[in-house]
RNA sequence: CAGAGUAGGUUCAGCGCGUCAAGUGCCCCCGGAUGGGAAGUUGCCGGUGGACGAAGGGCUCCGCCCGCGUUGCUGUAUCGCAUCCGCUG
Numbered sequence: 001c002a003g004a005g006u007a008g009g010u011u012c013a014g015c016g017c018g019u020c021a022a023g024u025g026c027c028c029c030c031g032g033a034u035g036g037g038a039a040g041u042u043g044c045c046g047g048u049g050g051a052c053g054a055a056g057g058g059c060u061c062c063g064c065c066c067g068c069g070u071u072g073c074u075g076u077a078u079c080g081c082a083u084c085c086g087c088u089g
């Protein structure tokens, strides 16, 4: 001098959940994890409380199909730690 490597974000695919309303998102408070180590938040996760809130339809019908939801999980691709120390060339 260059590079590798996180939590997570997005796209696509698969399997699901809800559509009789959970989930997602928003706000307050508390806690937790976060490149190999230490530490950290403006990023992430969990919990309590609060406000707001939806797209259903079809069929050969008690099942199936097509949609919808800032919807869950997994996998692919891609992006990807500001400090100090460390690793590789």
Stems, first nucleotide, its partner, number of pairs: 001089003008079003012075005017069003026050002029047004036085003040081001056066004